[in-house]
Context: one part of a larger RNA
RNA sequence: GGAUGAACGCUGGCGGCGUGCCUAACACAUGCAAGUCGAGCGAGAAAGUCUUGAUUGAAGCUUCGGCAGAAAGAAAGACCGGACAGCGGCGGACGGGUGAGUAACGCGUAGGUAACCUACCUUAUGCACAGGGAUAGCCCCGGGAAACUGGAAUUAAUACCUGAUAAUGCGAUUGGUCUGCAUAGAUCUGAUCGCCAAAGAACUUCGGCAUAAGAUGGACCUGCGUCUGAUUAGAUAGUUGGUGAGGUAACGGCUCACCAAGUCGACGAUCAGUAGCCGGCCUGAGAGGGUGAACGGCCACAUUGGGACUGAGACACGGCCCAAACUCCUACGGGAGGCAGCAGUGGGGGAUAUUGCACAAUGGGGGGAACCCUGAUGCAGCGACGCCGCGUGAGUGAAGAAGUAUUUCGGUAUGUAAAGCUCUAUCAGCAGGGAAGAUAAUGACGGUACCUGACUAAGAAGCACCGGCUAAAUACGUGCCAGCAGCCGCGGUAAUACGUAUGGUGCAAGCGUUAUCC
Numbered sequence: 001g002g003a004u005g006a007a008c009g010c011u012g013g014c015g016g017c018g019u020g021c022c023u024a025a026c027a028c029a030u031g032c033a034a035g036u037c038g039a040g041c042g043a044g045a046a047a048g049u050c051u052u053g054a055u056u057g058a059a060g061c062u063u064c065g066g067c068a069g070a071a072a073g074a075a076a077g078a079c080c081g082g083a084c085a086g087c088g089g090c091g092g093a094c095g096g097g098u099g100a101g102u103a104a105c106g107c108g109u110a111g112g113u114a115a116c117c118u119a120c121c122u123u124a125u126g127c128a129c130a131g132g133g134a135u136a137g138c139c140c141c142g143g144g145a146a147a148c149u150g151g152a153a154u155u156a157a158u159a160c161c162u163g164a165u166a167a168u169g170c171g172a173u174u175g176g177u178c179u180g181c182a183u184a185g186a187u188c189u190g191a192u193c194g195c196c197a198a199a200g201a202a203c204u205u206c207g208g209c210a211u212a213a214g215a216u217g218g219a220c221c222u223g224c225g226u227c228u229g230a231u232u233a234g235a236u237a238g239u240u241g242g243u244g245a246g247g248u249a250a251c252g253g254c255u256c257a258c259c260a261a262g263u264c265g266a267c268g269a270u271c272a273g274u275a276g277c278c279g280g281c282c283u284g285a286g287a288g289g290g291u292g293a294a295c296g297g298c299c300a301c302a303u304u305g306g307g308a309c310u311g312a313g314a315c316a317c318g319g320c321c322c323a324a325a326c327u328c329c330u331a332c333g334g335g336a337g338g339c340a341g342c343a344g345u346g347g348g349g350g351a352u353a354u355u356g357c358a359c360a361a362u363g364g365g366g367g368g369a370a371c372c373c374u375g376a377u378g379c380a381g382c383g384a385c386g387c388c389g390c391g392u393g394a395g396u397g398a399a400g401a402a403g404u405a406u407u408u409c410g411g412u413a414u415g416u417a418a419a420g421c422u423c424u425a426u427c428a429g430c431a432g433g434g435a436a437g438a439u440a441a442u443g444a445c446g447g448u449a450c451c452u453g454a455c456u457a458a459g460a461a462g463c464a465c466c467g468g469c470u471a472a473a474u475a476c477g478u479g480c481c482a483g484c485a486g487c488c489g490c491g492g493u494a495a496u497a498c499g500u501a502u503g504g505u506g507c508a509a510g511c512g513u514u515a516u517c518c
Stems, first nucleotide, its partner, number of pairs: 001518004006514005013390006019383002021348001026346003030343003035090003040087002048079005055072002060067002097301003106226008116218002121214007129163004140151004169195006175188005200206001227273003234264003239261008276298004280291004303324005326337004354380001356379003362376001363374004393423004403414004427459001430453004437445001462507005467488003473502005483490002
C1' cells in the first nucleotide's frame, strides 16, 4: 500500500447493488417449511333443490256458524353436493440447512468397467385372456387418563392372489462366424428344453405389462496430486494371497470354510495433532504466500450411538425400531419430542437482522385439466457491514466588518470567508400522473421506479493528524508530574512531541483504532 462475513470510538443526508452467528454441531416456547390425485376405490357430513306434506294458518268473503287458502313448515323420499377420515397411486431420496466428523479414492484431475443399476421421460416391437379370496373405512362390543389398542360382522379397487398366453427376456445344453492378451464379448433375432407379465364396464389426448435402445442420474475400479510432527520406527491375523461357497445391481476378504505366510514401511508405514475438498477469493511484476464467507460443483451429517424396512433410488433432517442423555404430559399403569428448514427465544460472544408480504414471475411435487401445495424462490423490513453514484449549493461581494487568535501594539491571520446582492433546484419534502416485469386472463413488489408541476438556500460535515519518517505551527497551561508513543523517542520552567485554543494538512458520509492475511 492492498484486502476483510469484521469489531470498537466519534460522527452520520439520499439512492442502487450486494452482504449479515466467523463463538455453543448449545438448549429451544409459538407459527409455518410436502403434499397431491374423485379421470384408481368403496363410503359419505354440512349447505342447497324438488316431491309428498302432519301442523300453524295471512288477505278476502260471510247469514258471524264458518268458507277460503297466501305463506311458513315437522317428518319422509329423491336429486345435487362433496367436508373430515380410510384403502390405493405418485411424491416425501428433490428442494432448504450445517461443516461436527473425515488426511480418505473424501476431493481435484485423467482414464477404465470383458464387473453394474436407473422411477418419471423419448423411440421401436409385441401384449393386455380367465378366475379368486381378503382387508381398511363405516357399524357393533370392549380396554385405556391419554397416546393408542383388542374382538365381531361387512364392503371396493389401477390393492392382493391363482391360472393362461411368451420372445429379441432369464436359465441350461449345444452349433457356425468374427473380435480380443484374456476369464470372454459380439453375432446368426442359430437350434432344443425349462421359466417369468399385465389395469381399467364403455370412451380417451389418461394409463398397464414385457423386451430392446436412448436420455438422465448413480454405483464401482485405477494412475497422479492433496497440511504438520521422527521428542511417533516398526505396523498388520481377515492381516496378504489362493481354492471353493455365500452375498451384492456389480467386482472384490465384502462374508465364511480350508490352504499357504504373506502384506505395508526412512520415496516416512503406524501413531499423534490439525482440517470438509475444489472452481475460486485476497495479495504479488511474477514465482509464490494466505484463504475456502457469499455464488457454483462434490462429500459428510441431521440430539448421541446402532439397525434395518419400504422403494427405481435412503440405511432416509420435518419416516420406523432399539439403546443413551435431556425436555414435557400423566389418573404413576404409561406416553410425547428433536429448528445444522424460515422467522423467533434463551445462552455464549467484541459481534451478526423481521415471529413481514406473495405464489405475480422462475423452478419443483401431484393432477388429463381446472387447480392445490411450495419460509425453494420473488420481494419488502433492519444494519454506513462493503462497493458504487449523488448531495450538503452557484456567481458576485474589501468597509479586507464584527468576533476570535496572535503581536515587536504598527500590524498579521481566519478571509471572498461571512453579511449583502443576483441565481439555480440534483437529493430530501409537497401535489398530480404512473409503468415494464404478463399476458387470453392473473402483479406480492407498489401508488414503487419513472415523469410533470409548484416551493424554500432552505433539511444535510465530520474524523484523524501537524518533532522526524510524513503533508501540515503558533500561543497558553503543565514542570521526568499529568501524560504521549508504530519506530526513533518527547516531558526535570520559554515543550512546534503532553492538555487546550487559534491556525493549518489529509481524507470525507465517513474518519480513526484494533485484529488478521499478502